[in-house]
């Protein structure tokens, strides 16, 4: 950094999806270590159990225990005495035998084991004293903690929070400094005793006692008040030391009461940070004063009065939703987007309220109520609150042990020691992440063997991989050693310093000791094995990475495009390959790509997007110049920005992740300072704008007069049969006199010609004339105001047409309506009528394609040329045209910009759904204005482009039409096809391009079908093997034959004589044969067809963003993209022509079987003999618009003419570009692949392919006289001939037969008909026709019955020229006449060829039909057999109403009213003060009751949100439903807009507009 998708392709606008990083995840699959982090995102749901705040005896009284104290008991240990064991040094009597070695006894030395006796110390134990002391322990009382640490995000939109600020308007325990005190007494009470309730929880009474507890005096530096005179106001002690008890003293920790810090906090306060305007007015304590009270302290915080204010479009209030921050994640930023772990705040503690203590709370492990909910209970009434840690249960895709230790940090109490601390440190669980390490390394090719996949069967891969040799030991297992983390408290010992009379003590320091959960844990060493460790997703394009099989629009995949209907690189497997790796993949969310909300950094003619138009508030933004200020800017210093985090640099753990440390970094305040710029405040100025004077042009607007043509209607005349309408009619009007004409009236409505991309107006819009009022423009010439301006959200006015309203009015036109056509239907186009409305007054309505689809203003940027107004010109003002630069996606725009700046407005942001719902507002009403959502789709859309296509233009061309001559269609057979039918009627070909097609020929073969009967390595092809024989040829029997089982006959070559070898049937196994089974949509090949149409590309080079143009277009011309010219093209190739066959004409060579002009000859070119000429066959010639003339442009060519056999591609044929039909054909033929293998193969008989009610198509004979039949007569050509053509000649009515000359062929043989002469028939179902049947018969064949031609004789059918509708066919052609081949034993009316005879007609290109080139519209590209609208019917999805009905929320009015607080008071209770001699009383407290206030409750009316609802309305989406055909082409009525009326149902019509 960009990719995929719209499209036959392009180019842009556009969404959509991808590729990247994250992450408190969570599923699937799969797993070896080890750091470091993190670990209910969901029910602020419920919770067993255990813990999580206690500490001080040096504040206090008690209780208990233990030493101390008698009397006993007397373990262990030590000492001292004796005792002296093993061992060890030594020694050597002596034995042993191998004679130099070994064993050794007694003695000496050490040694000191036991044991015993004494003493010391003095554990335990028992009992006894307990006055006093000492030490431990601790219910209560007192202090001080418990407001901290921990947990959670429900509330909350708010001074909650974040950042700066102010508090002369405050408060602070413990801490630290600097002052001054600490003096002197009283009543109490808890503990405990008793008594007594209660299940209990907790209490009740009497009675004893202490304090650092609690209450008076006294002092009062100071502090508070003050009227300045004074008044008021504290305190407690303990322990230690010294000392002869006591006092007294010191010391130390307290306490009192002040000042000061420090530290936390309270309040105020400027700016920030969210969503909806479909939420616009909110607000009575509301705002403000003044007195009170309240508080630590301001304030309406609370009262009482007074006034009537505050907030709000700069978003008030309401509602949804939310902790906020530092920071995390993305990102180039700039933003998005999140609030987990850490780190500050703030809030909550089961839900709602309240207060108490106290420095600090309205208080998570306090207390009182109320509510609900769990537990206990003796029913009387108690108890709880894990949102602490850890578990449970519940939801949930989903998140840990009921763990250790206080060893460290850190808190709390205490003087300490030390006690507490699910803070915190540490374990354990989990791949949830990040980091890091392994799972081996090296040689190794015979590319091994196997295996597995593929294959052309050689092979190729897997793959140096493997074996196999060498190494290595991270990690793993054993094993042995083993930290740091711990010392500034703590204890001991010394030392110092300062102060004291000392001493204890303070401070400071020096050596020592003890203290470790983690943990035998990090880390090291040694040994041992290659041994124990690799998976997941992926492989069609985006994206890196391909084969086989299976599977058949199934099953399934898919993020987007899309894969899968028989060869699937997209499904599942597998082999191979790609990616990452202890992880891989997927799903969910964020940002990024996305410049797809755009400040950076989009846009608005035609893709979405300029309000129909103007006046004009708020705002916004502004002309030239001084001076001045200094908001805004700029610059400097200063304050603040917590710490972590990012970034830079170093540093520590082996590295990393992590950790440590050092530095930078926005932003906010404040003070300085500058003065250009923009604001502000004073002056000035003329060019912006505006005003005056002189002119001008105009359908500018209101009023009210007035004209003539025209339509229509009415009178009157004149006149007669029709008018009238149409594409053709027809309703309709007319003999009751219409239309027509001809005068006269009446009445409305609109103003020909002038008339023009001409004028005016703001925009709708405005059109006879006249007259009156009247806006504004422009030019001119001077004065004159002096920035007065330009936009312009709300707001106001205007606003076609059509509608509504009330009242005129109504000629003509005409929504609805009637009727008449047309039509498959016609609610339409077309016709005849015709109401409302058109019109006019007054009032609504407020919308149009209200458009230049272009806001409105300034200023600037080449030219030419039409026109309107002004001016004398020079200019200026409009309004159009071509066009540069630039701009544009391209089309276009281009001084009247869609250039190129700048001010303000509006208004877009994927398509449908939709301008729809709802809501809100206007409106008599129609509607209008605001203006979503759910779902649904991958596209929707512009603008050019090739093409195809139009009932769109233009041109050309063709047996394409006309123009002819013949013909199908009717009849009979023939022949093929559909249908039927059949045991089979094999099979294939289906508009043109199947249907006398494959099939140039089914009695059997054929033959593929049917039935029957056989065979099973096989009817055919190779390989093996075994035996036999040459081969083979005749024959018998069964039997339908295939077959089967026999007879006779026959006896190959080589040769080392063992045997081979060729062949040939017969026998076995296996490999394989076969298959006219399937799939022409897997295929070659071949073939048809548009079309023998003149057309398809290509190279370079030019234009264009591109797709494509250009060339191949134009202007002649041609049969032709043939040729000429012009011309950003110049060439070039396949196709056209030509080359090629044939045919016409000569020449020229040759002359047998052809041929015969001269000679001879003959029945005959029959023979000599000729080579002249016909003819055969070879080769050459010819024709080329060459020549003349007109035309054309001086071309290309055309048209006429001449020569010539033959004129303009002489005539016919072969030749078929690029393609196009998924066009035929797997049945010619070959194949891929799938299917059968005792059968879908093989053979053999019979049958069938020949059927027969209907329907096609192709042809034959005909309906007759241009015939018919009879006689007689003239002429071909192309062939073809041995399993063959066959002559003569007999016989047969005849087909035929018999014969067999001649012929492997210009020798022989096959061989015409129409024609023409003559004769009959004479218009009839016949002497036409011949079908059809019946009998006789030939001929091929093994065989003519189903099924063959032919022949005779006899029958003698339908048919008189053929509706619609269609074929062919322009010259030797149509017509008609015979002939011939091919296939073939036989068997054409077919097909292929031959000839004979031989015409008509063509003005012409309107129109059918097919093609060809240019254009032109397109919404079509599978391409008009295309696209596509709608109603209807079913199925599914989601919304809207919808009688209701359920629930929720915050308010509002009343009633109720707990605890608590405030405020009050007759009764009752009361230790300290005060009076008193007591009693008693009296302050002042306490409890009761009142009143205020109050959670909650409970009634009512309403507001709003949500569920859900019988019905119900449209909406989307579905497989090949129904009606029709609105739109795309001139879509067959050009479409669209707005409104009105109507109508299945697209839609029709009226009336205004637009051109898209």
């Nucleotide at each position: 950094a960009g990719a995929g998708u719209u499209u036959g392709a392009u180019c842009c606008u556009g969404g959509c999806u991808c590729a990247g990083g994250a992450u408190g995840a969570a599923c699937g699959c799969u797993g070896g270590c080890g750091g470091c982090a993190u670990g209910c995102c969901u029910a602020a749901g419920a919770c067993a159990u255990g813990c999580a705040a206690g500490u001080c005896g040096a504040a206090c009284g008690a209780a208990g225990g233990g030493a101390c104290c008698c009397a006993a008991u007397g373990a262990c240990a030590u000492u001292u005495a004796u005792u002296g064991a093993a061992g060890u040094u030594u020694g050597g009597a002596g034995a042993g035998c191998u004679u130099g070695c070994u064993c050794a006894a007694a003695g000496a030395a050490u040694g000191g084991a036991u044991a015993u006796a004494a003493a010391u110390u003095g554990a335990u134990u028992u009992g006894g004293a307990u006055u006093a002391u000492c030490c431990c322990u601790u219910a209560g009382u007192g202090g001080c903690a418990a407001a901290c640490g921990g947990g959670u995000g429900a509330g909350u939109a708010a001074c909650a929070c974040g950042u700066g600020g102010g508090u002369u308007a405050c408060c602070u325990g413990c801490c630290u400094c600097c002052g001054a005190g600490u003096c002197g007494g009283g009543g109490a009470u808890a503990a405990c005793a008793g008594u007594u309730g209660g299940a209990a929880a907790c209490g009740a009474u009497u009675g004893c006692u202490a304090a650092u507890a609690c209450c008076g005096g006294a002092u009062a530096c100071g502090a508070u008040c003050u009227a300045c005179g004074g008044a008021u106001u504290a305190a407690a002690g303990a322990a230690g030391c010294c000392u002869u008890u006591a006092a007294a003293g010191c010391u130390u920790c307290g306490c009192u009461u002040g000042g000061a810090g420090a530290u936390g906090g309270g309040c105020c306060u400027g700016c920030g940070g969210u969503g909806c305007a479909u939420u616009a007015g909110a607000u009575a304590g509301u705002u403000g004063g003044u007195g009170g009270g309240g508080u630590a302290a301001u304030g309406g915080c609370c009262u009482a009065c007074c006034a009537a204010g505050u907030c709000g479009a700069c978003g008030a209030u309401g509602c949804a939703u939310a902790g906020c921050c530092g920071a995390a994640c993305u990102g180039a930023g700039a933003g998005g987007u999140u609030a987990a772990u850490c780190g500050g705040c703030c809030a909550c503690a089961u839900u709602g309220g309240g207060a108490c203590u106290g420095a600090g709370a309205c208080a998570c492990g306090g207390c009182c109520c109320a509510a609900a909910c769990u537990c206990c209970u003796a029913c009387g009434g108690g108890a709880g609150a894990c949102a602490g840690c850890a578990g449970u249960u519940a939801g949930g895709a989903a998140u840990a042990u009921u763990c250790g230790u206080c060893a460290a940090u850190g808190g709390g109490g205490g003087a300490a020691a030390c006690c507490c601390u699910g803070a915190a440190c540490g374990a354990g669980c989990a791949a949830u992440g990040c980091c890091g390490c392994g799972u081996g390394a090296g040689u190794g090719a015979u590319g091994a063997c196997a295996g597995u996949c593929u294959u052309u069967u050689a092979g190729a891969u897997u793959g140096u991989a493997a074996a196999a040799c060498u190494c290595u030991g991270u990690u793993g297992u054993a094993a042995a050693g083993g930290a740091a983390g711990a010392a500034u408290a703590c204890c001991c010992a010394c030392u110092a310093u300062a102060g004291g009379a000392a001493a204890u003590g303070a401070u400071a320091g020096u050596g020592g000791g003890a203290u470790g959960a983690c943990g035998g844990u990090a880390c090291u060493u040694u040994a041992c094995c290659a041994g124990a460790a690799a998976g997941c997703c992926c492989c069609g394009g985006c994206u890196a990475a391909c084969u086989a099989c299976g599977u058949g629009c199934c099953a399934g995949c898919a993020g987007c495009c899309g894969c899968g209907g028989u060869a699937a690189u997209a499904c599942g497997u597998a082999g191979g390959g790609g990616g990452c790796g202890a992880g891989c993949g997927u799903u969910a969310u964020c940002c990024g790509g996305a410049u797809u909300u755009a400040u950076u950094g989009g846009g608005c003619g035609u893709a979405a997007a300029g309000c129909g138009u103007g006046u004009g508030u708020a705002g916004g933004c502004g002309g030239u110049u001084u001076a001045u200020u200094a908001a805004g800017u700029u610059u400097a210093a200063g304050a603040u920005u917590a710490a972590a985090g990012u970034c830079c640099g170093a540093g520590g753990c082996u590295u990393a992740a992590c950790c440590u440390c050092g530095g930078u970094u926005c932003g906010u305040c404040u003070u300085a300072a500058a003065a250009a710029c923009u604001g502000g405040u004073a002056g000035a100025c003329u060019u912006g704008a505006g005003u005056a004077u002189a002119g001008u042009a105009g359908a500018g607007g209101c009023a009210a007069g007035u004209g003539g043509a025209a339509u229509u209607u009415c009178u009157a005349g004149u006149g007669u049969a029709g008018c009238g309408g149409u594409u053709a009619a027809a309703u309709g009007c007319g003999u009751a006199g219409a239309u027509a004409u001809u005068a006269g009236a009446a009445g409305g409505a609109a103003c020909a010609c002038c008339a023009g991309u001409g004028g005016c107006g703001a925009a709708g819009g405005c059109g006879g004339u006249u007259u009156g009022c009247u806006g504004g423009g422009c030019c001119a010439u001077u004065a004159c105001u002096g920035a007065c301006g330009c936009u312009g959200a709300g707001a106001c006015a205007c606003g076609a047409a059509a509608g509504c309203g009330u009242g005129g009015g109504g000629a003509g036109c005409a929504a609805a309506u009637a009727g008449g056509a047309u039509u498959a239907g016609a609610u339409a186009c077309c016709c005849u009528a015709g109401u409302a409305g058109u019109c006019c007054a007054c009032g609504c309505c407020g919308u149009a394609a209200a458009c230049g689809a272009u806001g409105a203003g300034u200023a600037c940027u080449a030219a030419g040329u039409g026109u309107c107004g002004g001016g004398a010109a020079a200019c200026c003002g409009g309004u159009g045209c071509u066009g540069a630069a630039g701009u544009u996606a391209a089309c276009a725009c281009a001084u009247u910009a869609a250039g190129u700046a700048c001010u303000c407005c509006g208004c877009c942001u994927g398509a449908g759904u939709a301008g729809u719902a709802c809501g809100g507002u206007c409106g008599c009403a129609a509607g209008g204005c605001u203006g979503a959502a759910a779902c649904u789709c991958a596209a929707a859309g512009g603008a050019a482009u090739u093409g195809a296509c139009g009932g769109g233009c233009a041109c050309c061309c063709g047996c394409a039409c006309a123009a002819g001559c013949g013909g199908u269609g009717g009849a009979g057979c023939a022949u093929g096809c559909u249908g039927u039918u059949u045991a089979a009627u094999u099979c294939g070909a289906a508009g043109a391009u199947a249907c006398g097609c494959g099939a140039a020929g089914a009695a059997c073969c054929u033959u593929a079908c049917c039935u029957a009967g056989a065979c099973u390595u096989g009817a055919c092809a190779u390989g093996c093997c075994a035996a036999u024989g040459a081969c083979u040829g005749g024959u018998u029997u069964a039997g339908a034959a295939a077959u089967a089982a026999g007879c006779c006959u026959u006896u190959c070559c080589c040769u080392u004589c063992g045997g081979g070898g060729a062949c040939a049937g017969u026998g076995g196994a296996c490999a394989c044969a076969g298959g006219u089974g399937g799939u022409g949509c897997a295929u070659g090949g071949u073939u048809g067809u548009c079309g023998u149409c003149a057309g398809c590309u290509c190279g370079u080079g030019u234009c264009g963003u591109g797709a494509g143009a250009u060339g191949u277009u134009u202007g002649g011309u041609u049969a032709a993209g043939u040729c000429c010219a012009a011309u950003a093209a110049c060439g070039a190739g396949c196709g056209c022509a030509a080359c090629c066959c044939u045919u016409u004409u000569c020449c020229u060579u040759a002359a047998u079987u052809g041929c015969u002009a001269a000679c001879a000859u003959u029945a005959a070119g029959u023979u000599g003999a000729g080579a002249a000429c016909c003819u055969u066959a070879a080769g050459g010639a010819u024709a080329c618009u060459g020549c003349c003339a007109g035309u054309a442009a001086u071309a290309a060519g055309c048209u006429g003419g001449a020569g010539g056999a033959a004129g303009g591609u002489g005539g016919g044929g072969a030749u078929g570009a690029c393609g196009u039909c998924a066009a035929a054909u797997c049945a010619u033929c070959a194949u891929g692949c799938c299917c059968c293998u005792u059968a879908c193969g093989u053979c053999u008989a019979g049958g069938g392919c020949u059927a027969c009610a209907g329907g096609c198509g192709u042809g034959c004979u005909a309906c007759a006289a241009u015939g018919g039949c009879c006689g007689g007569u003239a002429u071909a050509a192309u062939a073809u001939g041995a399993a063959g053509c066959a002559a003569a000649a007999u016989c047969g009515u005849g087909a035929g037969a018999u014969g067999g000359a001649g012929c492997a062929a210009a020798u022989c043989a096959c061989c015409a008909a129409a024609g023409c002469c003559g004769g009959u028939c004479u218009c009839a179902g016949u002497u036409c026709g011949g079908a059809u049947u019946g009998g006789a018969g030939u001929c091929u064949g093994c065989a003519a019955c189903u099924c063959g031609a032919c022949u005779c004789c006899a029958u003698g059918a339908a048919g008189u020229u053929g509706g619609a509708a269609u074929c062919g066919c322009u010259a030797g052609u149509a017509a008609u006449c015979c002939c011939g081949a091919a296939u073939c034993a036989g068997a054409a009316u077919g097909u292929c060829g031959g000839g004979g005879u031989g015409a008509a007609u063509a003005c012409g290109u309107u129109c059918c039909c097919g093609g060809g080139u240019g254009u032109u519209g397109u919404a079509c590209a599978c391409a008009c057999c295309g696209c596509c609208c709608g109603u209807c019917a079913c199925g599914c999805c989601a919304u809207g109403g919808g009688a209701g009905u359920c629930g929720g929320u915050a308010a509002u009015a009343c009633c109720u009213g707990a605890a608590g607080u405030c405020g009050g008071u007759a009764g009752c209770c009361u230790a300290a003060c005060c009076u008193g001699c007591a009693a008693a009383g009296g302050a002042g407290g306490g409890g009761g009751c009142c009143g205020g206030u109050g959670a909650g409750g409970g009634u009512a009316g309403g507001a709003u949100c949500g569920g859900u609802g019988a019905c119900u309305g449209g909406g989307g989406u579905g497989a090949a439903g129904u009606c029709g055909u609105a739109a795309c082409a001139a879509g067959g009525c050009a479409u669209c807009c707005c409104u009105a009326c109507g109508a299945g149902a697209a839609c029709g019509u009226g009336g205004g507009g637009a051109u898209g």
Predicted 3D model of a 1556-nucleotide RNA (small-subunit ribosomal RNA) from an uncultured Bacilli bacterium. RNAcentral holds the sequence, with entries from SILVA. The coordinates come from a structure-prediction model, not an experiment, and the mean pLDDT is 82. It matches the Rfam family "Bacterial small subunit ribosomal RNA".